The RNA shown here (transfer RNA) has 72 nucleotides and comes from a soil metagenome. It matches the Rfam family "tRNA". It is annotated as a transfer RNA.

RNA sequence: GGGCGUAUAGCUCAGUGGUAGAGCACUCGCUUCACACGCGAGGGGUCCCUGGUUCAAGUCCAGGUACGCCCA
Numbered sequence: 001g002g003g004c005g006u007a008u009a010g011c012u013c014a015g016u017g018g019u020a021g022a023g024c025a026c027u028c029g030c031u032u033c034a035c036a037c038g039c040g041a042g043g044g045g046u047c048c049c050u051g052g053u054u055c056a057a058g059u060c061c062a063g064g065u066a067c068g069c070c071c072a
Stems, first nucleotide, its partner, number of pairs: 001071007010024004018055001026042005048064005
C1' cells in the first nucleotide's frame, strides 16, 4: 500500500427499513439471625464519527476513525 471482518447498556452479544433487546453485572424488595443461593421489581443507550437515500435508518449507500485477520 491492497483486500476482508468487527464497532449496539458496565461486560459478552442479539437485532427482517417501522416502539432498541437478552444474559451477566448494578439498585431496591421478599426470603435468612446474617451472608450466599433463589424469587420479584427497577435504573442504565448520542447504536464509533460525518454526510447521503427514505415518510421512516442500529439496519441501505459514501467517506473517515479504532481494532483484528490475510496479501504485498